[in-house]
């Protein structure tokens, strides 16, 4: 695109078509084939006339109608439908041995006779159908007979045909003989009046069929009615018989169109003959007989579908799919068989018989066939009225009128399908209202609606009103034919002439009045349209990808939008897109595919040249190629659909003319393929036999002694019975060291010591020989690695199996130590392999360049090499070209030719089953149900790896102190708990949020209260200021009371502000969700790294820069380079410190001058100098010198306070961990609102069998205790630090000078130095626990604070396995300070003092950078992922069986029927005087045979106990 459609939502209207696709499943009821009286005879009913009778009535004429019956003619068309059919059924040609009713045309005939019967009467029998019997009757009914131009048989005479025979001639083969060659044979060649066969041409003779024409013989015809009529009558319609058309029909036949080869052999009337039957008609179509054929890999034979074609749909075409409707042809008519009757059937609506079903029955027997029109049931997703006409067109019967017609015209039903109309048209912005959407302004719905002006197709009503009708019959004129001749009769022609189902229908008109008329699916992407709400991996969507798990343009609804519309969606089918079966038009190196190799049948295809031929091919003619449709032009329905006309087409078949270039065929010719000679070369090319040497095991003798052997490391083993080692000598048995080479050789497989012998190819040169012999190659045939099998044989080594010993969580593995088929020989056999260049085979053609084997020429040369040009092989590069890319590239995967194989999405599965090969193991050939959206190829970028290089880090080594053990602090887990609030959980939680939980904090619990609320802000009311004082109750919150009282401005009305209460929007929430979110944070990581622009390269992801070679802490720098260039990191700029200069000089300093003190910068005074605090300086690989590539850099030095980023901090690239926080804040969604909010009291965060994590003190003498003594930095202070005094053993109390601080004050620095006691011990270490008494802060120190005395005196004597920090003013080790804070610091940050040890180095363990390799990973190895077991589910395979269907073949039984025969029985018509015949019929018999029976075996199907693997979750 399309449909004979369904289905779902929706529907105004008309035209043209179409409407059981399923069950060839059954039907009630109706009608679908009759007609003719002008062919017959008689019956009924009835008009008219005439007789008879008074009438009924009864005869007789005549006319009309009516059912039957005998006869004719039709009933064989029309309609139905597609089971069966694979086939001469169709479809398109082509023949010849036929037949044809009614029609045409021609030219004849129509004499004379003779018997029945039906109906009818009487009459039996039956329920019924229906049947019997007696009488008697006609005919266009039947039968003889006469004539006929037919027909058959003979005979005669002419034509044409065909076959035998004889001659004879041309070509081929074959036999036989000579001839010359040769050493013989054999082959070959040339010859021959030789000879045989075969094909083909001539002439002749006989045959035999056909034809015309004649003669004889035999056979064989008929029907009559009607007008008309002056007749011997004429016409009309019939009858017969003959030729001839037409029209139909029947046989043969070439050729075409469907699957399976897991269907390969088939066939006995089968193929032919000869005879004889049969029929319309050839012919095994039938029978005897004869012979042994036919058919088949160009598809026999079986098996599955299937009714064919014109067309139909569909594609650009070739082609695919179809076969409804309309037409040609077939088959069939309830299954199955047979024949009658006819021109015509073996016959839908006859006929017999058998079977199934249905139905009536009086039980005895009868009827029945909608695959005709309707209509019914049943099945199904599904397919209509029991209508109306014979008016048209056709059919049938008639002389005509007419009859009949469910053919066919017509309506009805049904959007089922194509085509046409219409549901209104112009204006109309307050952009109206409402809806949607938005914070909102606004936007949209949308000129849409209202509104206003106009139409009126459709609808309604009323009203006109057609074509389809042509004319038949009859009439009437005229003419004409026959005819004597008027009538009738016929032919032409004009005139009148009757008839409409549809239907009062199509179309016309008036009138009304927007009146009666719009729905379907989408709106993530493909694909044209977006937004909200509700939902939350739920409902649910979905044609593919694929949405939903709290912000869903994808699920529901809503607005909005979009696309078609009286229909829009689904859903099925078919083509197409699909070049995805590739003929137009496709591949096989890795993607699916090259047979394991070769010989080689049939088949395909072939070199130059000449000539013939015409089979193919070209090009003209006739012929067909029905109509319809289709395409083009025109017409007619108002248009289109539909219909008519007309041209062209129909690409095909057949016959036939001509051409000859190619292809073919046939005669010839040649050599370039292709093979033979000849001269010569190289090889692991087979096969056989025989002979070496060097290892290896075993023996045997020595010689020797304590371990061998084996591995990561070991045992198992073997050795004091003498191994291993070593010397000598045997046996054996397999393999051939060096040579050895991308080297040779073979078709592959393969093939390696050396000699003989046989043997196969291949290459060089030559150019003597044939003379297209060549290529390829289903089918078939031979080889064909290792394992492996069978029978005999041999066996050192080595080795599946298998034993032991290791390893290991296990180790049926990898390692050792043994060791059996096997490996080896000969004959057989399997026939596979990653049998691979994963690359069939021959042949041409298309740039090189270098290497090797074999070979030849050339040049040189005394000669060999080198060098130049050639053939064959066998490598590497590489140019066009070619490929998806890798890559190929004269050895193609490049350009062509010919042939063969093979592929057509993965999985199922090379698997079941068949069939075949093998002994066997298992090969060869080979499916489908059923799943899944992919599998796969090459390449990218990354990640990874117990791949590889390069580097760096306190990463590891080298050290120093440490933790794990012990007490105790704290933090977490756990457990408890009313509650033990939450949060953080490898590194990157755990002295963390928390820089300070007794209340407060607090977010927990458990009781008491409060609901505009503890807290904000608006709106309204009322009341007054609010603060504040007091009393009682109560744990308190709170509640009840008392006292006391407003402010500012004022026009005195009132307004403002502030509190109080009540009300309303609201508040509030450390409730959820860090996986919805800003913002901070942490972590790789202070790792050096992560992009861009523009070029340039790749089909493309991408790449290049960033990659190399230094080199550096560093993508630092430097140089190279298709890249050149930015940017964010890095480094520098910014603090601190380290040296210095200038400036300033208090509260700091004090050299130098004054004064003063027991003393002290104390004071004057100064600002030198310390400091202090601003601005500068200084360091740059800058100078030497080596190294390096004249760079960068790097080493060593000089000089400096510092030297190679001086040391120290701040700074944190693109990004990763959906890290971490909603309980700091900030915030979307959600969620509670007398509570999850809020107040309060008390409790808890402090709990404790236990386990982790971080610190503290410590186990002591490099210490502890006591006496005594020195020296800091940075801090901090007004609700504060606080001296000097006094008190107290001490915490600390009294008091209080100075300080808002370079000034006062905390403040005492410890360690350290002197001295001096302890002396190795659970101590004069260590300090927990505990009891006592007490300070301090606080409302308050009982859960739950810190200190202080005094008394107690606990574990611990240096810590297992394992772990951390630290590379210089560091690690250790000493003390100070401060935040937080009422009080509480072993934490946390900061500051000073004393001050080591070591780095040999980068293998190795952790982290990381680059560059490279591999990948089946991309959520990236914490990846992916195999295969077992459990479960569910689901197709299949097998199967003891078992039930079924179809074919075959054997037997029996055998209806009706034809055909044959009959000795029985009957018989009118003809013979015959007659008896009797002829002849028929009934009955018997015989063959044939449908159904049925039984039996065998095959196919196919259902189920089936239980096995079997696969799938899928």
């Nucleotide at each position: 695109a399309a449909c004979g459609a369904a289905c779902g939502c929706u529907g105004g209207c008309g035209g043209c078509g179409c409407g059981u696709u399923u069950u060839a499943a059954g039907c009630a009821u109706g009608c679908a084939a009759g007609u003719c009286u002008g062919a017959g005879g008689g019956g009924g009913u009835u008009g008219c006339u005439g007789u008879a009778g008074u009438a009924a009535u009864a005869c007789a004429g005549u006319g009309a109608u009516u059912a039957a019956c005998u006869g004719g003619c039709g009933c064989a068309c029309g309609g139905g439908u597609g089971a069966g059919u694979a086939a001469c059924a169709c479809g398109u040609g082509a023949g010849a041995a036929u037949c044809u009713a009614c029609c045409u045309u021609g030219a004849g005939a129509u004499g004379g006779g003779g018997g029945a019967u039906a109906g009818c009467u009487c009459g039996u029998g039956g329920a019924a159908a229906c049947a019997c019997g007696g009488g008697g009757u006609a005919a266009u009914a039947c039968c003889g007979c006469a004539u006929a131009u037919g027909u058959g048989c003979a005979g005669c005479a002419c034509c044409a045909c065909u076959u035998u025979u004889a001659c004879u001639u041309u070509u081929a083969a074959g036999u036989a003989g000579u001839a010359a060659a040769u050493a013989a044979a054999a082959a070959a060649u040339a010859c021959u009046g030789a000879u045989u066969u075969a094909a083909g041409g001539g002439u002749a003779a006989a045959a035999g069929c056909g034809g015309u024409g004649u003669u004889g013989c035999a056979u064989g015809a008929a029907a009559g009615c009607u007008a008309c009529u002056u007749u011997u009558g004429u016409a009309g319609c019939g009858u017969c018989a003959c030729a001839a058309g037409a029209u139909g029909a029947g046989c043969u036949u070439g050729c075409g169109g469907u699957c399976c080869a897991u269907u390969a052999g088939c066939u006995a009337g089968u193929u032919g003959g000869c005879a004889g039957g049969g029929u319309a008609a050839g012919a095994g179509c039938c029978u005897a007989c004869c012979a042994a054929g036919g058919c088949g890999a160009c598809g026999a034979u079986g098996g599955a579908u299937a009714g064919c074609c014109g067309g139909c749909c569909u594609g650009a075409g070739a082609g695919g799919g179809u076969g409804u409707a309309c037409g040609g042809c077939c088959a069939c008519a309830u299954u199955g068989g047979a024949a009658c009757u006819g021109a015509g059937a073996c016959a839908c609506g006859g006929u017999c018989c058998a079977g199934a079903c249905u139905u009536c029955u009086a039980c005895g027997g009868g009827a029945g066939g909608c695959a005709g029109c309707a209509g019914c049931u049943a099945a199904g997703a599904a397919u209509a009225u029991u209508c109306c006409g014979c008016a048209a067109u056709g059919g049938g019967a008639g002389a005509u009128a007419u009859c009949c017609u469910g053919a066919c015209g017509g309506a009805g039903c049904g959007a089922c399908g194509c085509c046409g109309c219409g549901u209104g048209g112009a204006c109309g912005a307050a952009g109206a209202a409402g809806g949607c959407a938005g914070a909102a302004a606004u936007g949209u719905u949308g000129u849409a609606a209202a509104g206003u002006c106009c139409u009126u197709u459709u609808a309604u009503a009323c009203g006109g009103g057609a074509a389809g009708a042509a004319u038949a019959a009859g009439a009437u004129u005229a003419u004409u034919g026959a005819g004597a001749g008027a009538a009738a009769c016929g032919g032409u022609a004009a005139u009148u002439g009757a008839u409409g189902a549809c239907g009062g229908u199509a179309c016309c008109g008036u009138a009304u009045g927007a009146a009666u008329a719009a729905g379907c699916c989408a709106c993530g992407g493909c694909u044209a349209a977006c937004u909200a709400c509700g939902u939350g991996c739920c409902a649910g969507c979905a044609g593919c990808c694929g949405c939903g798990g709290u912000a869903a343009u994808a699920c529901g609804u809503a607005g909005g939008u979009g696309g078609c519309a009286a229909g829009c969606g689904u859903u099925g089918u078919u083509c197409g897109g699909a070049u995805u079966u590739a003929u137009u038009g496709g591949g096989c190196g890795u993607a699916a595919a090259g047979g394991g190799c070769a010989u080689g049948u049939a088949g395909g295809u072939g070199g130059u040249u000449g000539g013939a031929u015409a089979a193919g091919u070209g090009u003209g003619a006739a012929u067909u190629g029905a109509a319809a449709g289709a395409c083009c032009g025109g017409a007619g329905c108002u248009u289109a659909a539909c219909u008519c006309c007309g041209a062209g087409u129909u690409u095909g078949g057949u016959u036939u003319g001509c051409a000859a270039a190619c292809u073919a065929u046939c005669c010839g010719a040649c050599u370039a393929g292709a093979g033979u000679g000849c001269a010569g070369a190289a090889g692991g090319g087979g096969a056989a036999a025989c002979u070496g040497g060097a290892a290896u095991u075993c023996c045997g003798c020595g010689u020797g002694u304590a371990g061998g052997g084996g591995u990561g490391a070991a045992a198992u083993c073997u050795g004091u019975a003498g191994a291993u080692a070593u010397g000598c000598g045997g046996a054996a048995g397999a393999a051939u060291a060096c040579c050895u080479g991308u080297g040779g050789c073979g078709a592959a497989g393969g093939c390696g010591a050396g000699u003989u012998u046989c043997u196969g190819g291949u290459c060089u040169g030559u150019a003597a020989c044939u003379g297209a012999c060549g290529c390829u190659g289903a089918a078939a045939u031979g080889c064909g690695a290792a394992a492996g099998u069978g029978u005999g044989g041999g066996g050192a080594g080595c080795a599946a199996a298998c034993a032991g010993g290791a390893u290991u969580a296990g180790a049926u593995a990898c390692c050792c130590u043994g060791g059996u088929a096997g490996u080896c020989c000969a004959c057989a056999c399997u026939g596979u392999a990653a049998a691979c260049g994963u690359u069939g085979u021959a042949c041409a053609c298309u740039a090189g360049g270098u290497g090797u084997c074999a070979u030849g020429g050339g040049u040189a040369u005394c000669g060999a090499c080198c060098c130049c040009c050639g053939u064959g092989g066998u490598g590497c590069c590489g140019u066009a070209g070619c490929u998806a890319a890798c890559g190929c590239g004269u050895u193609a995967a490049g350009u062509g030719u010919a042939c063969c194989g093979c592929c057509u999405g993965g999985g199922g599965a090379g698997u079941a089953u068949g069939c075949u090969c093998g002994c066997a193991a298992g090969g060869g050939u080979g499916a489908a149900a059923c799943u899944c959206a992919a599998a796969g190829g090459a390449a990218u970028u990354g990640a990874c790896g117990g791949g590889g290089g390069c580097c760096c880090g306190c990463a590891c080594a080298a050290g120093c102190g440490g933790u794990g053990g012990a007490g105790c602090a704290u933090g977490u887990g756990g457990u408890u708990u009313a509650a033990u609030u939450c949060g953080a959980u490898g590194g990157u939680a755990c002295g963390c949020g928390a820089a300070a939980a007794a209340c407060c904090u607090u977010a927990c619990c458990a009781g008491g209260g409060u609901u505009u609320g503890a807290c904000a802000u608006a709106g309204a009311u009322a009341u007054g200021a609010c603060u504040g004082a007091u009393a009682c109750a109560g744990a308190g919150a709170u509640g009840u009371g008392u006292c006391g009282u407003u402010c500012a401005c004022u026009u005195c009305g009132g307004u403002g502000a502030c509190a109080u209460a009540u009300u309303u929007a609201c508040a509030g929430g450390u409730g959820c969700u860090g996986c919805a979110u800003g913002g901070c944070u942490g972590u790789c990581g202070u790792c050096a790294g992560c992009u861009c622009g523009u070029g340039u390269u790749g089909u493309g992801a991408g790449a290049u820069g960033u990659u190399g070679g230094g080199u550096u802490a560093a993508g630092u720098c430097c140089c190279g380079c298709a890249a050149c260039g930015a940017g964010c990191g890095c480094a520098a700029c910014c603090c601190c410190u380290a040296c210095u200069g200038u400036u300033a000089g208090u509260u700091g300093c004090c050299a130098u001058c004054u004064g003063g003190u027991u003393a002290u910068g104390c004071a004057g005074g100064g600002c030198a100098c310390u400091c202090u605090a601003a601005c500068g300086g200084a360091a740059c690989c800058g100078c030497c010198g080596g190294u390096g590539a004249c760079a960068g850099a790097u080493c060593g030095g000089a000089g400096g306070a510092a030297g190679g980023u001086g040391g120290g901090g701040a700074u944190g690239a693109c990004g990763u961990c959906a890290a971490g926080u909603c309980c700091u804040c900030a915030u979307g969604g959600c969620c509670c609102u007398u509570a999850u909010a809020u107040c309060c009291u008390g409790g808890g965060c402090u709990a404790c069998a236990c386990a982790c994590g971080u610190g503290c003190u410590a186990c002591a003498a490099u210490g502890g205790g006591c006496u005594g003594u020195a020296c800091a930095g940075a801090g901090g202070g007004u609700a504060g630090c606080a001296a000097u005094c006094c008190c107290g053993c001490g915490a600390g109390g009294g008091g209080g000078a100075g300080c808002c601080a370079a000034u006062c004050c905390c403040a005492a620095a410890a360690a350290g130095c002197a001295g001096u006691c302890c002396g190795u011990a659970g101590u004069u270490c260590a300090g927990a626990u505990u009891g006592g008494a007490g300070u301090c802060u606080g409302c308050a120190a009982c859960u739950c604070g810190a200190c202080u005395c005094c008394a107690u005196g606990a574990a611990g004597u240096c810590g297992g396995a394992a772990u951390c920090g630290c590379u210089a003013g560091u690690a250790a080790u000493c003390a100070c300070a401060g935040a937080u804070c009422a009080g509480c610091a072993c934490g946390c940050u900061g500051u000073g003092g004393u001050g080591a040890a070591u780095a040999c180095g980068u293998u190795c363990c952790c982290g990381g950078g680059c560059c490279u390799u591999g990948u089946a990973c991309a959520c990236a190895c914490c990846g992916c992922c195999c295969g077992u077991c459990a479960c569910a589910c689901c197709a299949c395979c097998c199967g003891a069986g078992u039930u079924g269907a179809g074919g075959a073949c054997a037997c029996c039984c055998g209806a009706a029927g034809u055909u044959a025969u009959u000795a029985c029985c009957c018989u009118a018509a003809c013979c015959g005087c007659a008896a009797g015949g002829a002849g028929g019929g009934g009955g018997g018999u015989a063959c044939c045979u449908a159904a049925g029976g039984u039996g065998u075996g095959c196919u196919u199907a259902g189920u089936g106990a239980g096995g079997g693997g696969g799938g899928u979750g």